[in-house]
Molecule: transfer RNA
Organism: Candidatus Uhrbacteria bacterium
RNA sequence: GCUGGAGUAGCUCAGGGGUAGAGCGAGGGCCUGAAGAGCCCUGCGUCGGGGGUUCAAAUCCCUCCUCCAGCA
Numbered sequence: 001g002c003u004g005g006a007g008u009a010g011c012u013c014a015g016g017g018g019u020a021g022a023g024c025g026a027g028g029g030c031c032u033g034a035a036g037a038g039c040c041c042u043g044c045g046u047c048g049g050g051g052g053u054u055c056a057a058a059u060c061c062c063u064c065c066u067c068c069a070g071c072a
Stems, first nucleotide, its partner, number of pairs: 001071007010024004018055001025044001026042005048064005
């Protein structure tokens, strides 16, 4: 340099046009003498950046950035 894949919650990952979720973690409450366990509640997010298409974009297109693999 070329090709392909990935980037979404603190972490691991779903979701591939119609207003974003799971597990684990975290916070609050109940319980306890106090903890642990258990039960209840809370998503804790400019969906990597910018632009385009669309009534509507995490999702489709272009470009840039980062990471991984292969080829050279």